Model confidence (mean pLDDT): 81 of 100. This is a predicted structure of a 529-nucleotide part of an RNA (small-subunit ribosomal RNA, 5' domain) from an uncultured sediment bacterium.
Context: one part of a larger RNA
RNA sequence: GAUUGAACGCUGGCGGCAUGCCUAACACAUGCAAGUCGAACGCGAAAGUCGUCUUCGGGCGGCGAGUAGAGUGGCGGACGGGUGAGUAAGGCGUAGGAAUCCACCUUGCAGCGGGGGACAACCCUGGGAAACCAGGGCUAAUACCGCAUGACCUCUACGGAGGAAAGCCGGGGACCUUUUCGGAGGCCUGGCACUGCGAGACGAGCCUACGUCCGAUUAGCUUGUUGGUGGGGUAAAGGCCCACCAAGGCGACGAUCGGUAGCUGGUCUGAGAGGAUGAUCAGCCACACUGGGACUGAGACACGGCCCAGACUCCUACGGGAGGCAGCAGUGGGGAAUAUUGGACAAUGGGGGCAACCCUGAUCCAGCAAUGCCGCGUGUGUGAAGAAGGCCUGCGGGUUGUAAAGCACUUUCAGCAGGGGAGAAAGGCCCUUGAUUAAGAGUUGGGGGCUUUGACGUUACCUGCAGAAGAAGCACCGGCUAACUCCGUGCCAGCAGCCGCGGUAAUACGGAGGGUGCGAGCGUUAAUC
Numbered sequence: 001g002a003u004u005g006a007a008c009g010c011u012g013g014c015g016g017c018a019u020g021c022c023u024a025a026c027a028c029a030u031g032c033a034a035g036u037c038g039a040a041c042g043c044g045a046a047a048g049u050c051g052u053c054u055u056c057g058g059g060c061g062g063c064g065a066g067u068a069g070a071g072u073g074g075c076g077g078a079c080g081g082g083u084g085a086g087u088a089a090g091g092c093g094u095a096g097g098a099a100u101c102c103a104c105c106u107u108g109c110a111g112c113g114g115g116g117g118a119c120a121a122c123c124c125u126g127g128g129a130a131a132c133c134a135g136g137g138c139u140a141a142u143a144c145c146g147c148a149u150g151a152c153c154u155c156u157a158c159g160g161a162g163g164a165a166a167g168c169c170g171g172g173g174a175c176c177u178u179u180u181c182g183g184a185g186g187c188c189u190g191g192c193a194c195u196g197c198g199a200g201a202c203g204a205g206c207c208u209a210c211g212u213c214c215g216a217u218u219a220g221c222u223u224g225u226u227g228g229u230g231g232g233g234u235a236a237a238g239g240c241c242c243a244c245c246a247a248g249g250c251g252a253c254g255a256u257c258g259g260u261a262g263c264u265g266g267u268c269u270g271a272g273a274g275g276a277u278g279a280u281c282a283g284c285c286a287c288a289c290u291g292g293g294a295c296u297g298a299g300a301c302a303c304g305g306c307c308c309a310g311a312c313u314c315c316u317a318c319g320g321g322a323g324g325c326a327g328c329a330g331u332g333g334g335g336a337a338u339a340u341u342g343g344a345c346a347a348u349g350g351g352g353g354c355a356a357c358c359c360u361g362a363u364c365c366a367g368c369a370a371u372g373c374c375g376c377g378u379g380u381g382u383g384a385a386g387a388a389g390g391c392c393u394g395c396g397g398g399u400u401g402u403a404a405a406g407c408a409c410u411u412u413c414a415g416c417a418g419g420g421g422a423g424a425a426a427g428g429c430c431c432u433u434g435a436u437u438a439a440g441a442g443u444u445g446g447g448g449g450c451u452u453u454g455a456c457g458u459u460a461c462c463u464g465c466a467g468a469a470g471a472a473g474c475a476c477c478g479g480c481u482a483a484c485u486c487c488g489u490g491c492c493a494g495c496a497g498c499c500g501c502g503g504u505a506a507u508a509c510g511g512a513g514g515g516u517g518c519g520a521g522c523g524u525u526a527a528u529c
Base pairs, nucleotide, nucleotide: 001529002528003527004526006525007524008523009522010521013376014375015374016373017372018371019369020368021334026332027331028330030329031328032327035075036074037073040072041071043069048063049062050061051060052059053058082287083286084285091212092211093210094209095208096207097206100204101203105200106199107198108197109196110195111194113147115145116144122137123136124135125134126133127132152163153162154161155160167192168191169190170189171188172187175186176185178182213259214258215257220250221249222248225247226246227245228244229243230242231241232240262284263283264282265281266277267276268275269274289310290309291308292307293306312323313322314321315320340366342365343364344363348362349360350359351358352357379409380408381407382406389400390399391398392397413470415465416464418463419462420461427452430449431448432447433446434444435443436442473518474517475516476515477514478499479498480497484513485512486511487510488509494501495500
């Protein structure tokens, strides 16, 4: 000199954009942070309202409505969000590799035929303070289980054997059936699903090489250890695991042990080489009260899932139960120190759904903080009697100083008052034109029209009003280092980054006047180069 996720002191007008628990991976009250689908399925209220009856209390029926709700089932809760404890190598970075899997998506081929038995919800009974549980009975499905078929796949002794599926929502002119309305089935057709086998994409697992902090006051380490054979296991290679066999493997180019630490793109500094660092943003990893375990699933050994053990907290009828903010806010505590128990799904993105739509503390916004960077303002011009006052003085004057006052003007920003007013909006819904189709149904792509969708928001921006009106401080002035005098003090009180000042004229302490430097900041401390 540059820099900071800074803190402290004094001071503080506005705006934009960023950033904001670095400490206790300490403990957490409360609310919210993951749901959705009735176009998979069986049940199924109420408020309200209408009609009717009424003993005026109400009853019955319709609408509400196949709505709310719980349940079965599907998809998603493995993403998104947080943190950095652990980890010095199951990590990360770079470059390669072969023995693998991959739901949803795209695409190709082949199917989607025919049956069955249950279990919730519900009803009944019982137990329990509760959490919840047990027994009996009824029932649906895209839940579950067989049968058939097998393009294809797997296994094979090459003869063969084994292996699937689910429907739902629309539309249709004739025809058949049924008791009218209507409804159902057959037939044709569209969409969304379903099954099997391939390919792709996306994602994931595994292997190798090189690089990746300090300590030798850590020198030897190792028995599943190193390799082989055969097996088991896995989606998959492999001592990953097991049996047997061999006796190997690593190490002064630092093994082992100990300490410290998430890694990287980057960031800071520097002419560079390098040094330091790893907040925000992005990629990877690890973790989710502590330790262990598996289940489900395409994917987890799963933050807001399950089981066991432990510590802690809470409820209890003492028998037993409940919980996990390193999600967003917020509380206590720790600390020099770090924000609101805010708004909205309008946009972007995600989950579910045919869709409408629902959910989303992701996200977008607002609030707080000079924490940082950037921009703007606190007036402009004129004004010498060089006013008054202050300070200095050699008493003549000098200086503060065009500074002020005065005069003339302007009105950014803030304020007030209304008014005008973008952009972020693309979509969605309804009506009209091509493809599919037997079809003007229906479905779907593109174009046009109509009606609408904004949290921020009293938005940005523009305009009007008034008046210089509301807006300057901080540090320093001995040398380094830009800037000097007076008074007070008297090795005292004090200053200080280094050299050093202070013991009676101190440009070095304290005050004042003046000056210098920065400026909504200025200094100090800490830290890095």